[in-house]
Molecule: small-subunit ribosomal RNA
Organism: uncultured Planctomycetota bacterium
RNA sequence: AACGAACGCUGGCGGCGUGGUUGAUACAUGCAAGUCGAACGGGAAAGUUUCCUUCGGGAAAUGAGUACAGUGGCGGACGGGUGAGUAAUGCGUAAUCAAUCUACCUCUUAGACAGGGAUAGCCUCCUGAAAAGGUGGGUAAUACCCGAUAAGACUACAUUAGCGCAUGCUAAAGUAGUAAAAGGUGGGGACCUUCGGGCCUACCACUAAGAGAUGAGAUUGCGUUCUAUUAGCUUGUUGGUGAGGUAACGGCUCACCAAGGCAAUGAUGGAUAGCCGGUCUGAGAGGAUGAACGGCCACACUGGAACUGAGACACGGUCCAGACUUCUACGGAAGGCAGCAGUGCUGAAUUAUUCGCCAAUGUGGGAAACCAUGACGGUGCGACGCCGCGUGUAGGAUGAAGGCUUUCGAGUUGUAAACUACUGUCAGAAUUUAAAAAACUAUAAAUGCUAAUAAUGUUUAUACUGAUUAAGUUCAGAGGAAGCACAGGCUAAUUUCGUGCCAGCAGCCGCGGUAAUACGAAAUGUGCGAGCGUUGUUCGGAAUGACUGGGCAUAAAGGGUUCGUAGGUGGUUUUGUAAGUUAGCGGUGAAAGCCCACAGCUCAACUGUGGAAUUGCUGUUAAUACUGCAAGACUUGAGUGCAAAAGAGGUAAGCGGAAUUCUAGGUGUAGCGGUAAAAUGCGUAGAUAUCUAGGAGAACGCCAAAGGCGAAGGCAGCUUACUGGGUUGCAACUGACACUGAGGAACGAAAGCUAGGGGAGCAAACAGGAUUAGAUACCCUGGUAGUCCUAGCUGUAAACGAUGGGUACUACACGAUGGAGGAGCUGAUUUUUUCAUUGUGGCAGUUAAUACAUUAAGUACCCCGCCUGGGGAGUAUGAUCGCAAGGUUAAAACUCAAAGGAAUUGACGGGGGCUCACACAAGCAGUGGAGCAUGUUGUUUAAUUCGAAGCAACGCGAAGAACCUUACCUAGGUUUGACAUGUAGGGAUUAAUUUGGUGAAAGCCAGAGGAUUGCUUUUAGCGUAACCUACACAGGUGGUGCAUGGCUGUCGUCAGCUCGUGCUGUGAAGCGUCAGGUUAAGUCCUAUAACGAGCGAAACCCCUGUUAUAUGUUGCCAUCAGAUAAUGCUGGGCACUCUUAUAAGACUGCCGGUGUUAAACCGGAGGAAGGCGGGGACGACGUCAAGUCAUCAUGCUCCUUACACCUAGGGCGACAAACGUGCUACAAUGACUGAUACAGAGAGACGCAAGACCGCAAGGUGGAGCAAAUCUUUAAAGCCAGUCCCAGUUCGGAUUGAAGGCUGCAAUUCGCCUUCAUGAAGUUGGAAUUGCUAGUAAUCGCGGAUCAGCCAUGCCGCGGUGAAUACGUUCCUGAGCCUUGUACACACCGUCCGUCAAGCCACCCAAGUUGGUAGUGUCCAAAGCCCGACAAUAAUAGUUCGGUCUAAGGCAAGACUGAUGAGGGGGACUAAGUCGUAACAAGGUAGCUGUAGGAGAACC
Repeated sequence: AACGAACGCUGGCGGCGUGGUUGAUACAUGCAAGUCGAACGGGAAAGUUUCCUUCGGGAAAUGAGUACAGUGGCGGACGGGUGAGUAAUGCGUAAUCAAUCUACCUCUUAGACAGGGAUAGCCUCCUGAAAAGGUGGGUAAUACCCGAUAAGACUACAUUAGCGCAUGCUAAAGUAGUAAAAGGUGGGGACCUUCGGGCCUACCACUAAGAGAUGAGAUUGCGUUCUAUUAGCUUGUUGGUGAGGUAACGGCUCACCAAGGCAAUGAUGGAUAGCCGGUCUGAGAGGAUGAACGGCCACACUGGAACUGAGACACGGUCCAGACUUCUACGGAAGGCAGCAGUGCUGAAUUAUUCGCCAAUGUGGGAAACCAUGACGGUGCGACGCCGCGUGUAGGAUGAAGGCUUUCGAGUUGUAAACUACUGUCAGAAUUUAAAAAACUAUAAAUGCUAAUAAUGUUUAUACUGAUUAAGUUCAGAGGAAGCACAGGCUAAUUUCGUGCCAGCAGCCGCGGUAAUACGAAAUGUGCGAGCGUUGUUCGGAAUGACUGGGCAUAAAGGGUUCGUAGGUGGUUUUGUAAGUUAGCGGUGAAAGCCCACAGCUCAACUGUGGAAUUGCUGUUAAUACUGCAAGACUUGAGUGCAAAAGAGGUAAGCGGAAUUCUAGGUGUAGCGGUAAAAUGCGUAGAUAUCUAGGAGAACGCCAAAGGCGAAGGCAGCUUACUGGGUUGCAACUGACACUGAGGAACGAAAGCUAGGGGAGCAAACAGGAUUAGAUACCCUGGUAGUCCUAGCUGUAAACGAUGGGUACUACACGAUGGAGGAGCUGAUUUUUUCAUUGUGGCAGUUAAUACAUUAAGUACCCCGCCUGGGGAGUAUGAUCGCAAGGUUAAAACUCAAAGGAAUUGACGGGGGCUCACACAAGCAGUGGAGCAUGUUGUUUAAUUCGAAGCAACGCGAAGAACCUUACCUAGGUUUGACAUGUAGGGAUUAAUUUGGUGAAAGCCAGAGGAUUGCUUUUAGCGUAACCUACACAGGUGGUGCAUGGCUGUCGUCAGCUCGUGCUGUGAAGCGUCAGGUUAAGUCCUAUAACGAGCGAAACCCCUGUUAUAUGUUGCCAUCAGAUAAUGCUGGGCACUCUUAUAAGACUGCCGGUGUUAAACCGGAGGAAGGCGGGGACGACGUCAAGUCAUCAUGCUCCUUACACCUAGGGCGACAAACGUGCUACAAUGACUGAUACAGAGAGACGCAAGACCGCAAGGUGGAGCAAAUCUUUAAAGCCAGUCCCAGUUCGGAUUGAAGGCUGCAAUUCGCCUUCAUGAAGUUGGAAUUGCUAGUAAUCGCGGAUCAGCCAUGCCGCGGUGAAUACGUUCCUGAGCCUUGUACACACCGUCCGUCAAGCCACCCAAGUUGGUAGUGUCCAAAGCCCGACAAUAAUAGUUCGGUCUAAGGCAAGACUGAUGAGGGGGACUAAGUCGUAACAAGGUAGCUGUAGGAGAACC
């Protein structure tokens, strides 16, 4: 795009079309083929009129020579239906009939004479239920028959002429023979008459013959579906002779003879199917299709058969058989809707009316009028299709109401509606007109024919005949007339609500798990519109079967290789021919349809007229370039010959040495062997080792190579014999002899099979030992088939260059092997040319890319093989080969939306390379063991609030849980609320303040109190703060960190991450960013299709180390002066220290060496500091849906007398157990006692607090000074001296008892401190594991935040003392760069294989069971044609009997095919089953192929 469609929702009108696609299923009822009295014998009735009547009726006339049964003629073979059969007896197209027929029709010629006997109807009788049949009698014809005639026809005989593609045909004349007929009607002048008529005339009918037209029959060429898992078929078969038969040729049929005919160019068989013009689609070529209309064929319940006839083997005819249905008196009869309507079942299909009429067109009969016509013309029903029309038009903003949405402002529905003004198509009502009627007939006139004014033909005029339909006018009134699908992308059109992987959607991708533009609804929008969507089918897109117009190295696809048959293709040249080819002309290619033009219905659909086209087939004429064919020539393709060299080419025989193993002997002693390590095994009965001798079998070291040979498989010690092929040179010979090659034949690794040998080593199976969770494996020790030989079989491999063979052409460079030449005088040797073979790189070109590239995967030609998504499956079944194993050929159902190739970027690897890091190593100190502190899990509990979870949760949020905090629990209370804003009402009897009762408190109840207060029109009103009431709302540490913002952790202070332009690539992408160096660094340099730039690194910033300058108090004190017991205490000073600022300084700057000249590195000088001086802040692109809704903010959601709020008490502090982080220790480098020295950085008014006094102490009393360089604060380890003497201690301090202190409403759960007493574990810590590279580790103390106090041993800072070690990068961990492999890409915590278990689906096998189809053999044999016989007739016909053929049927054995079948088998599929881990990385034993064996399974 289309449809003979169906289904869902909806539905106003008309025109034109169209309508059982299924069951060729069964059919009730009616109709669909009759007509002619002008062929014939006959011949009514009803009704009407008259007469008669015994009133029952009868007769006559008319109706009427009408209707009509019968005989006869013509028709019934057309028209109408259907598509079962049919793969050719068909159809289409083009030819042929010299091998034919043709009723009715047209034309022409000649006729139509004279006779005859029957028969139906009718009458009589009989049989039968019916259908129907029979006997006897008589009758007519255009029925039937004999005879005559014969122009012409036919047959026979012989002849002439012409012609043809053979048989033959045509024409002419002759002789002999054969065969005809029918009348009817109208009219009529003369003549005749038996009075019927003859006769004449017109028309119709008839006979014979010749032509035509029409129709039919037969023959031939070409074309006409699938299947080889159908390869052989055929006996009237193929041909001949003769006969029969036919309209006609012919094995069409028969007798005899011969043995042919068809087939790989697909016979035979099977499946399916009516064919065509056309129709649908497509740019076309094609593909699909064959409804309606038209042509042909076939069929008419199923099968068979003939009759009649011009024509049939006959839809509405006959006979027989069969199935089914109906009637029956059971004896017999009747029937055939695939005609039009209609009915039942079936089916997705409700795909229609038991309609009207012969008015038109056509057909049959008739002389005609007419009759008949379910053909046809119309009507009805169905949106089934195409086409047309309408459902209103114009104005109308307050942009109404309502709906929906909302950022709450509004937007949208929407000029849409309302409203105003109009119009009148269609439908409705009324009415008028037209078409169908060119025609027939009747009447009249004219005219032809004729003897004729008659009849009859033609023309004109008038009248008659109508199934059905159209158009116009008027009336009324917007009145009666819109839906369907879609809105994630493809694909035009979006929002809200509901739902929550549910319900559902879905053409493909896919959507749905609480914010769904995808489900359902609504609103809105989009598309089409009396329709819209869905389903089905066909073509297109699909170059996805490729003729036009594809492919085969790796995606599916080259046969394992060669030889060769058919076939296809074929070198140079000449002549002929004209089959192909090309051109012109003729015939045909039906009509309709398509296309173009014009025209008719108001337009269109529809229809008419004309044209074009029909690409084809055929005939004829011409051309001869190319191909073919025929004949001839040639040498370059191919082959032969002569000469030469190379080679693991093949077959057979013989020979050889090394090694292994065995046997014998000698020497010799305890092990050997084997592995990652072991063990099994061998060995004191003497192994292994070593020496000597002998035996056996298999394989052939070095040479040896990307080397050689062969068709491939494959071929390797040496020698001999036989033998195949290739190469080079010469140019003698043949003269296209060539290439390819379906079938076919031969060869064909390994494994395997059969028979016989052989058996050293190796080694499936098997056994044992190990490994392991297991180990039917990998490893080890043994070991049988086999491996070897002979003769056969098998016929497969990743049989690979994953690349069929042949020929020609198309840049180079460098090799290798085998020949032959040239040059340099010769030679070694060098160089060069050429042929064949074999490699590497590479240009053009090709390719999806990788890559190939004169050995093509380039450019072309020829031939063969093969492919068409993955799986199922190289399987089933069949066939065939094989001894078997199996091989070859080779499907389908079903299932998936992918499977696959090449390359790219990542990620990963029990891949590789380079490099870094307290990563390891080297060291120091720890943790893990003890006690305690603290956090977590778990458990418990009324509650033990919540969060954090590998590194990157666990002294974390928490820089302070007794109440508070607090979020948890229990109990008591409040409900516009503890807190915010607004509205309405009340509000001076008001607020602060305060009293009492009750209570645990909160709260509840009852009082006192009286500040302050605006305006006006002042006994009052309005406004208003607080307060009260009501309503909006507040509130939530409720949920979602997987809806979010912000903030943070981590990889990681790792060196990376990117961009612009350009270049390369089809592209993803790449280059840059790689390489060579170097660095802490993508830091820098060099090279370079790159050149630059950005975020990071570095630097800039802060602290610290040196110096200078400035400043000089609260800091400092060198010099001067003063004072004191002493002290910068004071004057003074600012030199120093220091404070705070500002500068300087370090840059590989200088020297030497190395390096590529460079970057840089090494060493040195100078310097406070040297190669980033040390430390900090600073954290790229990104990763982890990392963490946080409980800091805060926030979407959605949930609660609202509670999940909100207040209060008291409790809990967060529990305690079998486990883990993390710490503190204190275990002691002598120590503990204790005494004495004594030196910091830094901080904090202080709700504060720090001195001196003094009291207390053993914690602390108390008291309060000088200080809002601070001014005041407040003992540093400790250390050093000096003493005691202890290695012990559970003068170590260690847990635990417990008593007494106190401090804070605070409050110290019980549950604080800290002091004193006295008590004095646990613990003697340096298993596996494992942490931190640290210098002012670091270790060790020592000091301060601060939070804070009433403190559970702080935590955290954040500060200084004091102050080490050891680093060979180095193999290993562990992490990271960076380059490279490699990949079946991974939620990226190895990946992917993924097979058994088993469960469910479901389709299939295969199967003892069988049961149908169908087409044949074969045989038995029986109806009807019927034909043949024969007998009888019979005027003559046929018919009857009887026999024979051949023969439908259906019976029997028998098979073939093919379908359904079903206990059970068996594998296969496909199915979120979370079991067992392992085979494969992808070196996948942890490299993988894979063929074959054999084995095993739960992948597999070994």